[in-house]
Source information:
Small-subunit ribosomal RNA from an uncultured Gammaproteobacteria bacterium, 1516 nucleotides, folded computationally. RNAcentral holds the sequence, with entries from SILVA.

RNA sequence: AGAGUUUGAUCCUGGCUCAGAUUGAACGCUGGCGGUAUGCUUAACACAUGCAAGUCGAACGGAAACGAUACUAGCUUGCUAGUAGUCGUCGAGUGGCGGACGGGUGAGUAACGCGUAGGAAUCUGCCUGAUAGUGGGGGAUAGCCCGGAGAAAUUCGGAUUAAUACCGCAUAAUCUAUUCGUAGUAAAGUGGGGGACUUUCGAGCCUCACGCUAUCAGAUGAGCCUGCGUAAGAUUAGCUUGUUGGUGGGGUAAAAGCCUACCAAGGCGACGAUCUUUAGCUGGUCUGAGAGGAUGAUCAGCCACAUCGGGACUGAGACACGGCCCGAACUCCUACGGGAGGCAGCAGUGGGGAAUAUUGGACAAUGGGGGCAACCCUGAUCCAGCAAUGCCGCGUGUGUGAAGAAGGCCUUAGGGUUGUAAAGCACUUUCAACAGGGAAGAAAAUCUUGAGGUUAAUACCCUCGGGCCUUGACGGUACCUGUAGAAGAAGCACCGGCUAACUCCGUGCCAGCAGCCGCGGUAAUACGGAGGGUGCAAGCGUUAAUCGGAAUUACUGGGCGUAAAGCGUGCGUAGGCGGUUUAUCAAGUCAGAUGUGAAAUCCCCGGGCUUAACCUGGGAACUGCAUUUGAAACUGGUCAACUAGAGUAUGGUAGAGGAAAGUGGAAUUUCUGGUGUAGCGGUGAAAUGCGUAGAUAUCAGAAGGAACAUCAAUGGCGAAGGCAGCUUUCUGGACCAAUACUGACGCUGAGGUACGAAAGCGUGGGUAGCAAACAGGAUUAGAUACCCUGGUAGUCCACGCCGUAAACGAUGAUAACUAGCCGUUGGGGGGAUUUACCCUUUAGUGGCGAAGCUAACGCGUUAAGUUAUCCGCCUGGGGAGUACGGCCGCAAGGCUAAAACUCAAAGGAAUUGACGGGGACCCGCACAAGCGGUGGAGCAUGUGGUUUAAUUCGAUGCAACGCGAAGAACCUUACCUGGUCUUGACAUCCUGCGAACUUUCUAGAAAUAGAUUGGUGCCUUCGGGAACGCAGUGACAGGUGCUGCAUGGCUGUCGUCAGCUCGUGUCGUGAGAUGUUGGGUUAAGUCCCGUAACGAGCGCAACCCUUAUCCUUAGUUGCCAGCGAGUAAUGUCGGGAACUCUAGGGAGACUGCCGGUGACAAACCGGAGGAAGGUGGGGACGACGUCAAGUCAUCAUGGCCCUUACGACCAGGGCUACACACGUGCUACAAUGGGAAGGACAAAGAGCCGCGAAGCCGCGAGGUGUAGCUAAUCUCAUAAAUCUUUUCGUAGUCCGGAUUGGAGUCUGCAACUCGACUCCAUGAAGUCGGAAUCGCUAGUAAUCGUGGAUCAGAAUGCCACGGUGAAUACGUUCCCGGGCCUUGUACACACCGCCCGUCACACCAUGGGAGUGGAUUGCACCAGAAGUGGUUAGUCUAACCUUCGGGAGGACGAUCACCACGGUGUGGUUCAUGACUGGGGUGAAGUCGUAACAAGGUAGCCGUAGGGGAACCUGC
Repeated sequence: AGAGUUUGAUCCUGGCUCAGAUUGAACGCUGGCGGUAUGCUUAACACAUGCAAGUCGAACGGAAACGAUACUAGCUUGCUAGUAGUCGUCGAGUGGCGGACGGGUGAGUAACGCGUAGGAAUCUGCCUGAUAGUGGGGGAUAGCCCGGAGAAAUUCGGAUUAAUACCGCAUAAUCUAUUCGUAGUAAAGUGGGGGACUUUCGAGCCUCACGCUAUCAGAUGAGCCUGCGUAAGAUUAGCUUGUUGGUGGGGUAAAAGCCUACCAAGGCGACGAUCUUUAGCUGGUCUGAGAGGAUGAUCAGCCACAUCGGGACUGAGACACGGCCCGAACUCCUACGGGAGGCAGCAGUGGGGAAUAUUGGACAAUGGGGGCAACCCUGAUCCAGCAAUGCCGCGUGUGUGAAGAAGGCCUUAGGGUUGUAAAGCACUUUCAACAGGGAAGAAAAUCUUGAGGUUAAUACCCUCGGGCCUUGACGGUACCUGUAGAAGAAGCACCGGCUAACUCCGUGCCAGCAGCCGCGGUAAUACGGAGGGUGCAAGCGUUAAUCGGAAUUACUGGGCGUAAAGCGUGCGUAGGCGGUUUAUCAAGUCAGAUGUGAAAUCCCCGGGCUUAACCUGGGAACUGCAUUUGAAACUGGUCAACUAGAGUAUGGUAGAGGAAAGUGGAAUUUCUGGUGUAGCGGUGAAAUGCGUAGAUAUCAGAAGGAACAUCAAUGGCGAAGGCAGCUUUCUGGACCAAUACUGACGCUGAGGUACGAAAGCGUGGGUAGCAAACAGGAUUAGAUACCCUGGUAGUCCACGCCGUAAACGAUGAUAACUAGCCGUUGGGGGGAUUUACCCUUUAGUGGCGAAGCUAACGCGUUAAGUUAUCCGCCUGGGGAGUACGGCCGCAAGGCUAAAACUCAAAGGAAUUGACGGGGACCCGCACAAGCGGUGGAGCAUGUGGUUUAAUUCGAUGCAACGCGAAGAACCUUACCUGGUCUUGACAUCCUGCGAACUUUCUAGAAAUAGAUUGGUGCCUUCGGGAACGCAGUGACAGGUGCUGCAUGGCUGUCGUCAGCUCGUGUCGUGAGAUGUUGGGUUAAGUCCCGUAACGAGCGCAACCCUUAUCCUUAGUUGCCAGCGAGUAAUGUCGGGAACUCUAGGGAGACUGCCGGUGACAAACCGGAGGAAGGUGGGGACGACGUCAAGUCAUCAUGGCCCUUACGACCAGGGCUACACACGUGCUACAAUGGGAAGGACAAAGAGCCGCGAAGCCGCGAGGUGUAGCUAAUCUCAUAAAUCUUUUCGUAGUCCGGAUUGGAGUCUGCAACUCGACUCCAUGAAGUCGGAAUCGCUAGUAAUCGUGGAUCAGAAUGCCACGGUGAAUACGUUCCCGGGCCUUGUACACACCGCCCGUCACACCAUGGGAGUGGAUUGCACCAGAAGUGGUUAGUCUAACCUUCGGGAGGACGAUCACCACGGUGUGGUUCAUGACUGGGGUGAAGUCGUAACAAGGUAGCCGUAGGGGAACCUGC
């Protein structure tokens, strides 16, 4: 410090997620030691048991218990009992001090509660200092004793008694009060010591110490007040009656409405009152670079609470955790009458929970309470126990060791890896174990003694010093030493990317994983296991939570044209901001000083534990607040001034600016009249509609409403909405010029207020045209639409509402600054023609552009540039601008405005493609023009379907279907049935036997099984070996079994279409672009020109084959012109090498030449010559790629599967089935023909298991026959259409030949299922074929025959060959396919795309809902415990007074006021629940349509209104 994720890719916006650190954590797996810290975050839920606050006999009366001593009794030491408070002591009690500290918890509290800084009107036990005092009396009461009630707790009565308990009196001021004269107010003793003196022998008295009283002061602690700071919600906007203030009174320690009576009517609040919800606050802690954010365990400060609520008492201090009283709930005891209790102290229990410890030791240390002290108490505290809960440290060995062991895993079978790892060898011993030694934490107090102080004093006491005596829970401590031995000590997570680390097996969208993206559908580095690896390590992972990354709430540090985001627009209040100059103040600001900012923590420098964590000393820091002293630039305040901002005055200018009144013509419609006759109107085409009752058309007149053509313009005006005939009246604003005046008067603007298109609403008018709704006609599968005919609200006017629009420049207002050029509107100045122009200035309004900005598009003095001020708004998509609440509205509805839930995206701009019922250009038998077909018939063949035991398998739009198959009777054959084999039909290796091989017979359908005959071969180093056969064993064979979506190879297709790319350069942030686009041209990305491109590659073309012409060479099996010979005839023969032909080599064609067009180009058009002319014809040749195209059944091959079978053999059957449908063909339907007779002319092939001549036989298929031929020699082999002659005469025929019967031929073991052919007979459909559809542009179509492969036999198929031989193409509008450019896009699996809504089903959360049940709160009323205060006529009454009657005072009781619990009624808020119901979200491949994205097939969208199953449609 970043990374992953939206896309085909890119940049941006934007969310989600990850890597880090942390925790009082929990869970899973694992677990050696030590140090140190921490440990109920949940139920402030309930608690058994024990302990947690006592102490003082030096305050008191005393003596229940224990001990000592003395005495007495029972009695022998000794024991038992008793007596004596005599001593040590001490239960209970009176009294004092302390139980207000320490310890716990965080419920409540949004508050002077806390933090910080201050303040004045206060109190303060114990402590310190100071001053003064401590005199003299009195009456009670607990305890004890007696008696009573009660189960108990407890309580009542009587008698007696003490005090440092209680009460007068005296004295007293620097105290209190005061009328300033004065008045009032206290106390307590106890202990030690003791020389005089006194004594009732108790003591007094003196002194010391501790107490006590009063006052002052301090310290400490506490109370009160104030400034500032301290959570969310405005869907909480008004709150308040003791409320705000005053006076009198009361009250408190103290100020104060703190309380009360009266008076006034205030006080708080947009700088957020009140209300609701949440929360103890802080130092700090975690994180972060910081600013911040989150948090408030442990430690420390403050607050609050002690089962819940209320209350006071005592006291220095409480409204009191281990005190009291009352009410409530709960628990316990009970004799049912009544009582007791409060762990949020330490342990512990139950419960809750994911989850948190011992019913431990000690007061040794530190501290606290009491005490003179010893000492006692102390679950504070110090320690120990439990827990890997955290942090820190250590260990689990070290060195050597290659035969790179074994085993595991992988493997290309060679090896690799685990791995120096292990073993082995040599060492070491931390920790743990055992044994031994062994600190520090301890200072004291008491006692004794020396010196000093105090005192009358050598007592006592205090201070300092010496000595004695001891005091350790931890503790078997830390630490040290020794002994033995590698001995006792490693796991967890991960390994697709992010993110370090890869292979095998299993599984097969299953099981599962997952933080995000995403893995898994038979080869998973992503699941599970294993091997290996990576990371951390006594831990490792997961989960939860916080900060970070997140500049993703942006103060530091973001944005708002199109991504989320500028209010529809003005005016204007508060607020914020604000021109120039002087002076002054000093609030902000800056500087210094002082105080404070607790300690701990963090940081720095040291120190102590072997180190570290940890502990500790010092420093710095605590960024803050307050006080004070200065400074005066800036901001601010004040006084004064200025004119550049702003405004006013004067004179002009333009304008659909606004309001009202009047008025004009054109047009539509209607009415009246005339002319006139059959249609009009409307549409893609129609129909509804109008018209013979006279329409439309046309002329004249009239009526009425609405809107204002031309001018007219990126022209004008207005804040926006908006504004358009003309005239008048009233009226707002702007601009220009020159001067004068005012003197900052300004800008923005939360709330507020005004205006605000269209639609809509109310009332009343008006209504020509148009036109939601509605009706009808069409279209359509439907058509609640688009189209048509009608038509009502409305549109218009007046008045009043509504308050929204894609109210848009999707761009808030104001001010300043920053290049230009070209238009245009309004004004001013200058110049020139004197009016057509130029220069300049100002205010608008447009276009293009510099810098700059921007993600890009774009913006660019009219900024989206650079700055300043103010306002509004945004923070992922959906849910949703919705629900609820509130405000507004007559309503429609508007404004404000969430959450649950759900997704990992949603989005902007640009790029490349693809697509469009977008555009432009071009091509192709694409259409058109033609010729011939298919589709109808019969048959052949293939396919689907059906059937079957099987009808083997594959191919399925073009690009499957006479395809694999160039040929299924058996074989083929893969299928079915039956019969058989199991190392196998086939290959290699091993062992044994045998030559191999062969004859015959039997059984059987055959395979096979049994029997049988002949035969003994080749090489040899004599051991044996090679080939072959049989048998055996196991390795293995075998598979047309699966996967073409694991593959190779091969092939089809777009398409023989003209395209597809690269290097360098340039442009762009980038994907990419450029080149390859443009102008021409071509069959062509062919070529030329232009050009930020220049070149190149694969394609095109050419090179190759063939064909067309010529030359040359060579002539056998081919040829025969000329010469010769021969035959019935034939190149038959001699010869010839001319011709044809054969097959080698050459030539030829290149837009080369001429003319024209074109741009001086490329090229095109025409012509000449030429056998051939613009690629001469044909073929081979197929770019980058597309279709997961086809093929595992040609072959090869990974993986999987079968192995007495999914392998192999045999026989028979099937692949040939047949209601049907489709494709491809053949033959026809006839006269351009059929039949008959006769006569011509090819090319290219094939042949030895072959072609097979002639001859003979048969009507024929064929038979017989063997001559010739391994082929330019022989054979197949007669070419046919054609030609000549003749017949048929338009008919189901002399067309057509299916089907069937009979008889045959050939092939072959075999012709039944199931071959081909021949002859005789039979003679079906069919008379040119609906919708639709195919081929073909020249030697082509059409037509005619011939040959070949396969093959025993079996073509109408396929491949090849030649013969005869046309018609047409104006042209590119349309259909199909393709190419290039451009445009739109919400598509990228790319239109067979994407996608919207209703309906149906399931689930989820949520709104409404008659209500129901809780919680909380306001108001009104009832009620009123305990307590305090007031009153008191009842009852009782020790201290004081008394005139002795009584009084003062007090207590009880009663009553009044206040008030907790409780109750009633009525409201508010909130939670849960609710029949039913509304929409929303999510789901597998449901239903209906097709609204949007392309001109999305009616451009879309916004507001509004109506309508409709739904998306939606229609009007404005």